The RNA shown here (transfer RNA) has 72 nucleotides and comes from bacterium SM23_31. The same sequence occurs in records of 2 taxa. Its mean pLDDT, the model's own confidence on a scale to 100, is 81. It matches the Rfam family "tRNA". Rfam classes the family as a transfer RNA.

[in-house]
RNA sequence: GCGCCCGUGGCUCAACGGACAGAGUGCUGGAUUCCGGAUCCAGAGAUGAAGGUUCGAUUCCUUCCGGGCGUA
Numbered sequence: 001g002c003g004c005c006c007g008u009g010g011c012u013c014a015a016c017g018g019a020c021a022g023a024g025u026g027c028u029g030g031a032u033u034c035c036g037g038a039u040c041c042a043g044a045g046a047u048g049a050a051g052g053u054u055c056g057a058u059u060c061c062u063u064c065c066g067g068g069c070g071u072a
Stems, first nucleotide, its partner, number of pairs: 001071007010025004018055001027043005048064005
């Protein structure tokens, strides 16, 4: 250089083109406890960037950015 794959809360993962983008873990507050742990309740927090298609994009297309694998 070329080809393929990946990029979603702090971390690990979901989401036939259509519901308020969900779950586990972590974090914060509360309940419980003598204290802590465990358990229960509540809360904050995310689609790599820019365009395009569409009534509607996390999903499809293009370019770029980052990472991985293969190849001379």